[in-house]
Molecule: FMN riboswitch aptamer (RFN element)
Organism: uncultured Erysipelothrix sp.
RNA sequence: CUUCAGGGCAGGGUGCAAUUCCCGAUCGGCGGUAAACCCCGCGAGCCGAAAGGCUGAACCGUUUCAACUCCGGUGGCGACAGUAUAGUCUGGAUGAAAGAAG
Numbered sequence: 001c002u003u004c005a006g007g008g009c010a011g012g013g014u015g016c017a018a019u020u021c022c023c024g025a026u027c028g029g030c031g032g033u034a035a036a037c038c039c040c041g042c043g044a045g046c047c048g049a050a051a052g053g054c055u056g057a058a059c060c061g062u063u064u065c066a067a068c069u070c071c072g073g074u075g076g077c078g079a080c081a082g083u084a085u086a087g088u089c090u091g092g093a094u095g096a097a098a099g100a101a102g
Base pairs, nucleotide, nucleotide: 001102002101003100004099011023012022013021025088026087027078028077029042030041031040032039037076038075045054046053047052058074059073060072061071080091081090082089
């Protein structure tokens, strides 16, 4: 310098109205490490004039030299703006970026 770099409400209930509420369904960026959404760190996002700051969630059992990462079980979490209250719709974004490859 070039290229790449995010997935997801089927079906049903209530209602004038909800993919937002309820039942249920479904998804998990990047690096590290025994293979990780919930261990450590980063990005995104939010606040601020700036410097800078803030930022989610897990336990039990099993195998093993070694696993809060595998396997089994049961739980939990998810920016901002809009809209009937949103991880999943629409929007900033044909953006930015941790980083990966050449």